RNA sequence: CCUUCAUCCAGAGGGGCAGAGGGAUCGGCCCGACGAAGCCCCGGCAACCGGCGUCACGCAACGUGGCGAUCACGGUGCCAAUUCCGACCCGCCGUGCGGGAAAGAUGAGGA
Numbered sequence: 001c002c003u004u005c006a007u008c009c010a011g012a013g014g015g016g017c018a019g020a021g022g023g024a025u026c027g028g029c030c031c032g033a034c035g036a037a038g039c040c041c042c043g044g045c046a047a048c049c050g051g052c053g054u055c056a057c058g059c060a061a062c063g064u065g066g067c068g069a070u071c072a073c074g075g076u077g078c079c080a081a082u083u084c085c086g087a088c089c090c091g092c093c094g095u096g097c098g099g100g101a102a103a104g105a106u107g108a109g110g111a
Base pairs, nucleotide, nucleotide: 002110003109004108005107006106007105008104013042014041015040016039017038021031022030023029025087026086027085028084043079044078045077048075049074050071051070052068053067054066055065056064057063083103088100089099090098091097092096
């Protein structure tokens, strides 16, 4: 870099350095010197991997799958706004509402 599957309407801050941008892209609309991005320290949240419990399958397994208002060590990830809204398609019918995609992000696996 590519690919498969799952999730994305919830949740989560302080300080220091720094100095003008940031919210993927484009169009909007927002955030930002009452300091943006980035780096560091401490803290927190919790979709995934994990432990535990339970149900099913099974001869059995530290096996496979489901569920948990169970745990929180570790591996990540995240801590403005629905992934901020839209981009393509369909429906209703109107510059809107609903649904589904695409794209993106994160996790686990694979080549």